[in-house]
RNA sequence: GUUUGAUCAUGGCUCAGAAUAAACGCUGGCGGCGUGCUUAACACAUGCAAGUCGAACGAGAAAGUCCUUUCGGGGAUGAGUAAAGUGGCAGACGGGUGAGUAACGCGUGAGAAUCUACCCUAAAGUGGAGAAUACCUUCGAGAAAUCGAAGUUAAUACUGCAUACGUCCCUUCGGGGAGAAAGAUGGCUUAUUUUAGCUGUCGCUUAAGGAUGAGCUUGCGUGCUAUUAGCUAGUUGGUAGGGUAAUGGCCUACCAAGGCGAUGAUGGCUAGUCGGCCUGAGAGGGUGUACGACCACACUGGAACUUAGACACGGUCCAGACUCCUACGGGAGGCAGCAGUGAGGAAUAUUGCGCAAUGGGCGAAAGCCUGACGCAGCGACGCCGCGUGAAGGAUGAAGGUCUUCGGAUUGUAAACUUCUGUUAAGUGGGAAAAAAGACUCGUCUCUAAUACAGACGAGGGAUGAUUGUACCAUUAAAGAAAGCACCGGCUAACUUCGUGCCAGCAGCCGCGGUAAUACGAAGGGUGCUAGCGUUAUUCGGAAUUAUUGGGCGUAAAGGGCGCGUAGGUGGCAUGUUAAGUUUGCUGUUAAAUCUUCCAGCCUAACUGGAAAACUGCAGCAAAAACUGGCAAGCUAGAGUGUAAGAGAGAGAAGUGGAAUUCUCGGAGUAGCGGUAAAAUGCGUAGAUCUCGAGAGGAACACCGAUGGCGAAGGCAGCUUCUUGGCUUACUACUGACACUGAGGCGCGAAAGCGUGGGGAGCAAACAGGAUUAGAUACCCUGGUAGUCCACGCUGUAAACGAUGAUCACUAGAUGUUAGUUCUGCUUAGCAGAAUUAGUGUCGCAGCUAACGCGUUAAGUGAUCCGCCUGGGAAGUACGGUCGCAAGGCUAAAACUCAAAGGAAUUGACGGGGGUCCGCACAAGCGGUGGAACAUGUGGUUUAAUUCGAUACUACGCGAGAAACCUUACCUAGGCUUGACAUGCUUUUGACAUCCGUGGAAACACGGCUUUCCAAGUUCGCUUGGACAAUUGCACAGGUGCUGCAUGGCUGUCGUCAGCUCGUGUCGUGAGAUGUUUGGUUAAGUCCUCUAACGAGCGCAACUCUUGCCGUUAGUUGCUAUCCUUCGGGAGCACUCUAGCGGGACUGCCUGGGAAACCAGGAGGAAGGUGGGAAUGACGUCAAGUCCUCAUGGCCCUUAUGUCUAGGGCUACACACGUGUUACAAUGGCUGGUACAGAGGGUCGCAAGCUCGCAAGAGUAAGCUAAUCCCAGAAAGCCAGUCUAAGUUCAGAUUGGAGUCUGCAACUCGACUCCAUGAAGUUGAAAUCGCUAGUAAUCGCGCAUCAUCACGGCGCGGUGAAUACGUUCUCGGACCUUGUACACACUGCCCGCCACACCAUGAGAGCUGAUUGUACCCAAAGGCGCUUUAGCUAACCAGCAAUGGAGGCGAGCGAUAAAGGUAUGGUUAGUGAUUGGGGUGAAGUCGUAACAAGGUAACCGUAG
Repeated sequence: GUUUGAUCAUGGCUCAGAAUAAACGCUGGCGGCGUGCUUAACACAUGCAAGUCGAACGAGAAAGUCCUUUCGGGGAUGAGUAAAGUGGCAGACGGGUGAGUAACGCGUGAGAAUCUACCCUAAAGUGGAGAAUACCUUCGAGAAAUCGAAGUUAAUACUGCAUACGUCCCUUCGGGGAGAAAGAUGGCUUAUUUUAGCUGUCGCUUAAGGAUGAGCUUGCGUGCUAUUAGCUAGUUGGUAGGGUAAUGGCCUACCAAGGCGAUGAUGGCUAGUCGGCCUGAGAGGGUGUACGACCACACUGGAACUUAGACACGGUCCAGACUCCUACGGGAGGCAGCAGUGAGGAAUAUUGCGCAAUGGGCGAAAGCCUGACGCAGCGACGCCGCGUGAAGGAUGAAGGUCUUCGGAUUGUAAACUUCUGUUAAGUGGGAAAAAAGACUCGUCUCUAAUACAGACGAGGGAUGAUUGUACCAUUAAAGAAAGCACCGGCUAACUUCGUGCCAGCAGCCGCGGUAAUACGAAGGGUGCUAGCGUUAUUCGGAAUUAUUGGGCGUAAAGGGCGCGUAGGUGGCAUGUUAAGUUUGCUGUUAAAUCUUCCAGCCUAACUGGAAAACUGCAGCAAAAACUGGCAAGCUAGAGUGUAAGAGAGAGAAGUGGAAUUCUCGGAGUAGCGGUAAAAUGCGUAGAUCUCGAGAGGAACACCGAUGGCGAAGGCAGCUUCUUGGCUUACUACUGACACUGAGGCGCGAAAGCGUGGGGAGCAAACAGGAUUAGAUACCCUGGUAGUCCACGCUGUAAACGAUGAUCACUAGAUGUUAGUUCUGCUUAGCAGAAUUAGUGUCGCAGCUAACGCGUUAAGUGAUCCGCCUGGGAAGUACGGUCGCAAGGCUAAAACUCAAAGGAAUUGACGGGGGUCCGCACAAGCGGUGGAACAUGUGGUUUAAUUCGAUACUACGCGAGAAACCUUACCUAGGCUUGACAUGCUUUUGACAUCCGUGGAAACACGGCUUUCCAAGUUCGCUUGGACAAUUGCACAGGUGCUGCAUGGCUGUCGUCAGCUCGUGUCGUGAGAUGUUUGGUUAAGUCCUCUAACGAGCGCAACUCUUGCCGUUAGUUGCUAUCCUUCGGGAGCACUCUAGCGGGACUGCCUGGGAAACCAGGAGGAAGGUGGGAAUGACGUCAAGUCCUCAUGGCCCUUAUGUCUAGGGCUACACACGUGUUACAAUGGCUGGUACAGAGGGUCGCAAGCUCGCAAGAGUAAGCUAAUCCCAGAAAGCCAGUCUAAGUUCAGAUUGGAGUCUGCAACUCGACUCCAUGAAGUUGAAAUCGCUAGUAAUCGCGCAUCAUCACGGCGCGGUGAAUACGUUCUCGGACCUUGUACACACUGCCCGCCACACCAUGAGAGCUGAUUGUACCCAAAGGCGCUUUAGCUAACCAGCAAUGGAGGCGAGCGAUAAAGGUAUGGUUAGUGAUUGGGGUGAAGUCGUAACAAGGUAACCGUAG
């Protein structure tokens, strides 16, 4: 950041940080210091990585050079050298790797029964003999590796003897016995050059001590897994013996039966361990590369030999796999040393230089060896440092980008000017790392010694891989050196173009469907910088495993309940102890690392020194408060006792009445039953109903109650028996006996199972009847398991207070149940108070996300147990275990989503509730829907039937007039600066009109015709302006698209009474309050109450009109009175006209009421907003309109513009809406006769007269209108006729003849006359309008308009009926309630099926890996035994021959690797088929859930 319309909390996912042995993409200047096969412990070509000693020993070349030669050779030197051998020491170190190992392997701390080459210390000794053998020579075998035989020879090699201070063994403690050795070299003396002696040094032997190193034992610590619970036979212990350097079942024999394990044995999986490293505030978590310590391994497995030390990386033997050589007979090999190769992999370097330094081996030493090591090379792999220039420079250049076209930005950036010189390049100079040893001199020690050796001091030549490197100087020169990611939010950074749910992006949320700051590009910006991003991994954030530091009423989470084992915890006081605890000291905690300070490389990284630290373990000493142990006590916890009390507590036996059903009997007749309504069913074979009797089973009305009892499940008629628990009072007894409780044991509703009974009612399954689109349901009629009893099993429930048990503390108020005590009174009792134990309601503090809880806590503390860690998959699979079965308990993962869930808020909705309103229903009147026609729409048709509107809120709507025009459409013919506007420009003085030709016209061509003003003037004309035409350029034009980019205007909810704000208050918050309550109203109108007080937009009022009166005025209006030449005067009283006023305000009265107000009345023309109109709050519907107008963007530009003619918008199988006329007698027709209002009129209305049957025509007065005209109002009234019929109703359609308008009535006008005379006889389902001057009915006028009105807008005439009422339908308002809805019920949402994909379980099996058991075979090796048989130097005996001892060899035995056979376990892969699961814009069927979701929902169980 992300669940929501918004909120709080829960909870997961994701991001920002740091880090890495990293890899990948783009890019790349330099240096320093580090670092580099994480994969195949895969296989390895080639070279090197362990030798050295002549001062232990014998022997001993060659080339070359020189000399000589009889040219065959010989000699000297090379050289006692090389190479090899015997012997000694070292090859057990150094170097590599991490396969194995969950272990005394490692870490840490202790310990005793041991060994230790070289080294150090001190001591003793080092005598005298002997026999071989390698090398070598000569033969022989073999391809080779190599081997055999004979001969010769030495030693610090080998074997005896002697000696023995220590040592070892035996012992009678007197003693006895056993056991060694090697010499080399320097010097001196001597001597026969040989020998002998002395002495120094090195060596050798013995025994002792030390140091170092190693072996062994042990406390503690050191992964995951119980879906691994039992393991063990040398196993556990003892005795004796063997074996080892040493303890020990290490091994053997015998004896005993032990040993380990829930504090996790045994098994399985994984893993080298640590110092450290990364992260973190820390506690922790992760990790074990490089450096250091330990361990293990060296092709795989086994084994020993040698040695001080190995069971041995560059040793041996055997077996196996693999590779190589071979003459096929046999042989050779082991890079997990340094380089390097192949392979694997995302991925990891040179077949380099040197022993100069450090270190190691050998040597007396010189020295030799050393892929240890020191250096260099490669890689931005990491850390650190430096640079890619600095200063000035505005006309703010050009270019780019954007633009509101003004400009802005890139940007002092560049250019340009002046400087500097790091790095890179060239030239020159040039360190430190090197000083010892050797050698010389001196002093001292040793010695006979000025030898030698040692110690100390002084002198002192040589020695560099790196490397001509670091560093310094100098030359030239801004010259050679910048990229990467990002810019929607998180998260710093924005515009334009392209694209159009496409292409693509994405860490999470999410962007993209024509105006994308989210894709791609560009400009600009932000961040980091020789790097920058991405990916992977770890810690952090994450208090998201919570010790520090979380939770469990409703979000995930209290076990269904009890008893109780182990364990954990535990009252008061005394003494003691010192295990825990605390303090001090000691040892250890390797070094490096980390921290602090100082120092060295120019700085830093890096490195050195010092300090601190290493929180741990062990020992010693002290303390004794607390916890623990021990001893002896106490009574407040707990228990026992005594006296009372209440109770559906449990078990067993017995018993009672009412009711249902059935049976029998009586009486009685046609129905009963059932439902919303029915039917199935029962009934004339007599039901239901009713009376009586009987049978049988089950359940116990009233009492009965948020009453009682029980641990929970649960328990209800009454009586008896047996029995558990609880409460109260007293305080006699015991003396902490307590609490909790993993495993374990027991109890445990309903359903279900087994066996045997029982069965009245009810009733899964099942059957039938209804309902329905269907109805495997809801409703009805039946009905079997079951329900009941006994015995046994099952062991689960929404087993709930969704709240574990126990203890303590913390305001109260008020009911109720069971007691006890006290007080009062009117005393079989009542009332009150106090106090225990239960059980309810409200409530303070406190707690809680809120709801709520609140002494019966969800408050505050203590102890113990159980459980949780996102949703789904799933309480599922597999495994185990229990069960007769059904099933229970235990209990995952792959995969998938970014949510799922809680509480509360505002709305909306409900086949929820309450209140109220409206022609909403009802009550009425008249219609529509049926007919014909008119008109609009859909559909169809068409070249076109232009376009829009299209639930209520489109459809006689835009259109208040489509023959042309209109006109936007179609066909055809034309034009291209255009039909229209403005500016500039070229040319001209005309153009137009008129006439002629062509043409359908537009138009084209021809003819006639020819401007005005001002200035100048050479009078020809020129210049400028106006007007008009013309040429070209800018531009015009568009009823083309987008009403989902918009403005404006409009419809609708709705003339409904609502919609909000400020301040205050309440709430964590969204929000609430106000606006709710009680009244009242047409009204959120007013009053009242009130944590609200006020205010705004709406309501009302103000405006117009109408109804009454007054007043003013009096023409064209009026005429009562008066006059008249009858034309009119005169007058304005009346009517009327049109200005100004008045009038109505619940003002008055009565009643009710707190008031507001209501009901009634009076007066009044009018009475409670008098009637009507205009007026339309916040908002809703992406409602309508780009075709009124305006307008962003896009599109067309010889066409989507424009002109013209003709056609079309008028089509016609059909469907719908709105109307007109009718169907007739309340009528039609004929005749007569009466009364309006409001309008219009000069391109007009037209009187009158004449003609025509009429439409109309002709003529014409008057009127620019209270004057004249349209203009006869009609229904009505008075007469006559028709007589119930498709008519004397109705008038469509059609034929004929006309009139009028107009350029023109064919497509396509209206009207008239004659003739024709269709459907239609009051209209199904359904539906519309209207509450009074209204409906209904009757006519009149106007707009549009050349003509055309059944439509629209107005006007008056006649003039009703009904409203009980608010149950229902529709719409609306307020309050309340539920909600899983918020695109808001046209909502949400579940399951089967079909299709695609994914992971997974089962599966006849198949293929590996690993391991157990039993058996077979048995290599090498060591051990044991055997060996008069083969061979045999040293010792012994012997003169010798020879013999003896011993050895070699051979044989046997047990052991035993690999191998084999058989049979189990575990695990991995795969498998026809099959099961469920998950995911998937628009599939099918239904509608289960959310509202009373239309049968309340849900849990367990069965079908």

The RNA shown here (small-subunit ribosomal RNA) has 1503 nucleotides and comes from an uncultured bacterium. The RNAcentral record of the sequence draws on ENA, Greengenes and SILVA. Its mean pLDDT, the model's own confidence on a scale to 100, is 84. Its Rfam family is "Bacterial small subunit ribosomal RNA". Its family is annotated with ribosome and structural constituent of ribosome in the Gene Ontology.